[in-house]
RNA sequence: GCGCCCAUAGUUCAACUGGAUAGAACGUCGGAUUCCGGUUCCGGAGGUUGGAGGUUCGAGUCCUCCUGGGCGUACCA
Numbered sequence: 001g002c003g004c005c006c007a008u009a010g011u012u013c014a015a016c017u018g019g020a021u022a023g024a025a026c027g028u029c030g031g032a033u034u035c036c037g038g039u040u041c042c043g044g045a046g047g048u049u050g051g052a053g054g055u056u057c058g059a060g061u062c063c064u065c066c067u068g069g070g071c072g073u074a075c076c077a
Stems, first nucleotide, its partner, number of pairs: 001073007010026004019057001028044005050066005
């Protein structure tokens, strides 16, 4: 250089054939319980779906470019 794959909450991951409000666990915050803490239980907050465009009635999902990461391969004699 070329090819392929990945990027979604603080973390690890879901999200059907493109379909309505993007969910779960852990963590975090508040409360109950407790002498206090832990455990347990209840409730809440937390997302420009890496960025920019495009297609579509509708995009996390499809297309293009870019950024970051991973793998493979070639060249540099």
About this RNA: This is a predicted structure of a 77-nucleotide RNA (transfer RNA) from Ignavibacterium sp. Rfam family: tRNA. Rfam links the family to the GO term triplet codon-amino acid adaptor activity. Model confidence (mean pLDDT): 81 of 100. Lineage of the source: Bacteria > Ignavibacteriota > Ignavibacteriales > Ignavibacteriaceae > Ignavibacterium. The sequence was found in a public genome assembly.